[in-house]
């Protein structure tokens, strides 16, 4: 120096859950709290996963138009639904950057 990682030392982080808050949601932030973590330090670059607001597909409904009545056409939507990140996750994986300690 590179790997490696101990029932070692000094310290560190903090899952679920609760409260507050931001967000359409996924989720984030702060405080409490510890399941775990040797990069659970940093950043969404690639893949995965999660969400689906705007947009979009289909249906329903309402209104308008037409009509004897419908169908059709047009518009709208505190309704349902399809697709879909530009949203989220680094405590899912890979790659990148940086870093404390030193038994075997």
């Nucleotide at each position: 120096u590179a790997c490696c990682g101990a029932c070692a030392a000094c310290g560190g982080c903090a899952a679920a859950c609760u409260u507050a808050u931001c967000g359409a949601a996924a989720g984030g932030u702060a405080a409490g709290g510890a399941c775990g973590c040797a990069a659970a330090g940093c950043g969404a670059u690639g893949g995965g996963u999660c969400u689906a607001a705007a947009g979009u597909u289909u249906u329903g409904a309402a209104u308008g138009u037409u009509u004897c009545a419908a169908a059709g056409c047009a518009u709208u939507u505190u309704a349902a639904u399809u697709c879909a990140a530009u949203g989220a996750u680094u405590g899912c994986c890979a790659a990148g950057c940086u870093a404390c300690c030193g038994a075997a």